[in-house]
Molecule: transfer RNA
Organism: Bacillota bacterium
RNA sequence: GGGCCAUUAGCUCAACUGGCAGAGCAGGCGACUCUUAAUCGCAAGGUUAAAGGUUCGAUUCCUUUAUGGCCCACCA
Numbered sequence: 001g002g003g004c005c006a007u008u009a010g011c012u013c014a015a016c017u018g019g020c021a022g023a024g025c026a027g028g029c030g031a032c033u034c035u036u037a038a039u040c041g042c043a044a045g046g047u048u049a050a051a052g053g054u055u056c057g058a059u060u061c062c063u064u065u066a067u068g069g070c071c072c073a074c075c076a
C1' cells in the first nucleotide's frame, strides 16, 4: 500500500430482503425468607463508532473517516 470482517444499553449479543431498536447478565425497586443467597415479578437504561448521501422512511444501502482484528504485497 491492497483486500476482508467487526463497531447497537455498563458487559455479551440479536434485529430475516429498508418499515415501532430487543434479549440475557450486571445494577435499581419489590415479593418470598427469621436473615442472606437462590427463585420470581416490576421499572429503568440507546445521538445504533463519527460525518455526509440516497429514500416518504436507514442499525440495514452508498461514500469518507476512526478504532480493533485477519489475510496479502512491498521496502530496509
Base pairs, nucleotide, nucleotide: 001072002071003070004069005068006067007066010025011024012023013022019056028042029041030040031039049065050064051063052062053061